[in-house]
Two RNAs folded together computationally: RNase P RNA and transfer RNA, 477 nucleotides in total. Its mean pLDDT, the model's own confidence on a scale to 100, is 76. Rfam match: Bacterial RNase P class A. By type it is a ribozyme. From the family's description: Ribonuclease P (RNase P) is a ubiquitous endoribonuclease, found in archaea, bacteria and eukarya as well as chloroplasts and mitochondria.
Order: sequence, then structure tokens, then C1' cells
RNA sequence: AGAUAUUUCCGGGCAGCCGCGCCUCUUUGCAGAAGUGAGGAAAGUCCGAACACCAACGAACACCGUGCUUCCUAACAGGAAGGGUUCCCGGUUGUACGACCGGGAAGACAGCCAGUGCCACAGAAAACAGACUGCCUUUCAAGGUGGAGAAGGCCGGGUACGCCCGCCUUUGCUGAAACUUCGGAAGGUAAAGGUGAAAAGGUGAGGUAAGAGCUCACCGGGUACGCAGUGAUGCGCGCCGCAUGGCAAACCUCACGGGGUGCAAGUUCACGCAGAUUGUGUGCCGUUCGUCACGAUACAAUCGGGUGGAACGCUUAGAUCCUUCCAGCAAUGGGAGGGCCAGAUAAAUGGCUGCCACCCCGCUCGCGCGGGGCACAGAAUUCGGCUUACAGGAAAUAUCUGUUC
RNA sequence: GCCGACGUAGCUCAGGGGUAGAGUACUUCCUUGGUAAGGAAGGGGUCACGGGUUCAAUUCCCGUCGUUGGCU
Repeated sequence: AGAUAUUUCCGGGCAGCCGCGCCUCUUUGCAGAAGUGAGGAAAGUCCGAACACCAACGAACACCGUGCUUCCUAACAGGAAGGGUUCCCGGUUGUACGACCGGGAAGACAGCCAGUGCCACAGAAAACAGACUGCCUUUCAAGGUGGAGAAGGCCGGGUACGCCCGCCUUUGCUGAAACUUCGGAAGGUAAAGGUGAAAAGGUGAGGUAAGAGCUCACCGGGUACGCAGUGAUGCGCGCCGCAUGGCAAACCUCACGGGGUGCAAGUUCACGCAGAUUGUGUGCCGUUCGUCACGAUACAAUCGGGUGGAACGCUUAGAUCCUUCCAGCAAUGGGAGGGCCAGAUAAAUGGCUGCCACCCCGCUCGCGCGGGGCACAGAAUUCGGCUUACAGGAAAUAUCUGUUC
Repeated sequence: GCCGACGUAGCUCAGGGGUAGAGUACUUCCUUGGUAAGGAAGGGGUCACGGGUUCAAUUCCCGUCGUUGGCU
């Protein structure tokens, strides 16, 4: 110097003329004069409130919303600070979904050993597991090598109590034991293979018929206790072989919060109209001497009819704006001084000219000249947030690249 | 101004976690002297768009865009 990312801020300036809304003044009007007149999002209407009316005045259920901790706030699904998790980059080390250190980013981050449900295809098996290819043991049958033993006992003797010797029975050269091949049956396994998004902790050693947290060391995980912290949580130490994957933006559980409707809320005046039906309970009135009953009236609901004009709510006075001080890491809160800041109802806030600023194009050696452009968007009861749109410019931070010293 | 619903093939609509169908329209063939009807086969989809949760999203969640209904 450039590029990228993040955050914050600005979002053309001055002058003149014409026009529009509101308001004040000039004796009412006409007319005139002075003042004032869009935004950071006025938008989406996604949250939260103020305010108004209706309903209710308790509690529970249902339904909806929120979901790490602490704090801020009128309130919030917003904000600040922090914790842990995951991912990325760099370095050291390294067997171990690695470990440690430094930097950065993301995020709806309570609970699936309370219960229920789902996990396609593939695969043997998809959740208090299972056995396909395999490995191992026993046994049966057949074959091969082999060439003489093998199996058993209410028996006798010895013993170091493991067994040994003798005897007897059965069987065996028409082929015993042993080894081995193929096949069947019973059982033990989860090391290896393969499938999948996911396979029931990982690495190594011991151990075993073969294996396995079966045992041990380390790594990972869970957890009682102690210490630190307001807390989420962290650290230390001991214990648990560790059988209970993933999904709660699946039902759900737990904690907390929530009555409904929204300024077309609502109030007043004017204009205008046509009543009907049903219900309630009694107050008044009429009929009656009185009661019942009937009629009329009052109230409520439903249907029907009418108006759709004006004023208030409403727009100066508040969760307000600017400057400054104090408290706090910060969000924010408090004090002092100053200011008053659009108010329409089919809806004003605009247009033209000149100069300057910025960007682009063309001409020109250059000074400069000519032309074009300058975003997103526009108040409607009012605030606090969030989200989305936005030409161009400024500042800060981080990373990378290049040049010079 | 305030409050709802919807967006899937050219058109009208199903499908609500396991890779999307129905009717109609379209194309080709059969049938007929020819057409219609009928029969057989076939093609056609950014499930409005963007992001997230999940192994996996048309479906669940958030945002944007568009269409549409109601309230004096």
C1' cells in the first nucleotide's frame, strides 16, 4: 500500500425560485408573513410492553411459550459479562474417537439408567443384542497315515491321596491308540472379516481350549467427598470395569412465565332506520274488591334494518433528546445543565436551476472539457428490541499478500 | 392498520422423517376407410427460495418472497 472478515458511524452540502401538509400571527374570511416538516431501517409485524375495552377475581387441569449461569431492564424469545461444548489454524509431544499451549469462530447449550416411540437400505445382528464367514472344545460316522494296544471294574495290594502295579471282563492285525481330511450334532466365543450414519469404550500386556474389562497399566467416561467460585463450573483426591448408543427443531418430564382482543381498542356528537322472536325475574302501570292470568313496560340474547360524517383517543413532555460528571469489566443506572423534535385521513414531506463533493465513460501529453450516475426505502396510537433490504464513504481491530528500511 | 391460511408435474390435488404419486393434459403405438371414444407403453418435478436440527428433510424449526381469506 492492497485484499478479505468483523464491529461502529455517515448515508450528499450550500444558495435561489416554485409547490404541498401542520401550526402561530395579521380584525373573521380571502390573502399574506414567520416557523416547522421521514428513517436507520419509518419495512417485516417476529417478540416484549404502555394504553383501552371485554371477561374473570381463588385453585387445579388443558393449551401456548421460554430453556447453561449471573446480571441489566417497565418487560422480553432482547442485551452484557462469564462457564462449558464443538469446529478451524499454528506450535510441542504422540499408541490411544489423542494430550498440552496459544489464537479465532459457531451455537435453540435443561433432561432420552421417568415412561412411550422411531432408527429406511445394507448387514448375522439396530438396543435389557446377536452368531453369517470364522476360531475353539466334546461327540458320531466315513476315509487316509499308522502298526498294538484301548475301554471298563461293588476285585486285591501300595501310596506322597495326584495316582501306580497286579488281576478279571469286553474289544482289537477282518486293523487298537495316536495324528489328520471332509461331513453331521451339542456347546463355548466375540479377537479377525464384511455392512452401515451408528456395532455395545480405546491402546498395549497378561491370561485362555479359543476368547472376552476376565485381570492389570495408560487414555477416555461416570461418580461420592474436599477446596475455590454468588453461580454455571473448575481443581484435587478416592471409588466404579464401564449392561443400558442416536433422536426431545419425536411424544413427553422438570423449572419458569402467560386471561382475551387489539387504536378498525375505546368515548362523544350528528345523520339515518323497522321491527320480529326467545328468555329472565320482578319493580312500576292497566284490567280485578283481591289472587291467578293477560296486556303494557324494563333488561338480556339472536335475527333483521340504518349510518359510514365530525370530534376526542392523537401527537410538545416522556421507560424523551443533546452535552457533561459519577458508579459499574460491561449491558446499564444515577446526578447536573440545556432543548421541545412530522402529525395527515386517501393521506403533505416535492420539483427546477446554479456551484461544490463522490463515482463511471469518452476526448486530451496535461490543465481541463462533455455526458451519465448517486443506494435501500418512505411515518399513520406510542415506545424497547430482533430480523430483513441497502449505491457509496469513514474509523478501529484481526488475518494474508507485496514493496522499502 | 390488525389477525389467519396456503405454495408439490402444463392444470386440479394426495403424501406430514427413509429420497414423490393420482386424475387430467402431452408423446408413441394398436384399433378405424378416417376421427372421437377405448386399449398398451412412455416422458415430464430445484416439492416457492435461503439457512439450521437429523445418519437422512417435500415433511420438523427459523427467516425471505409470493398468493389468498377474515375483522369497522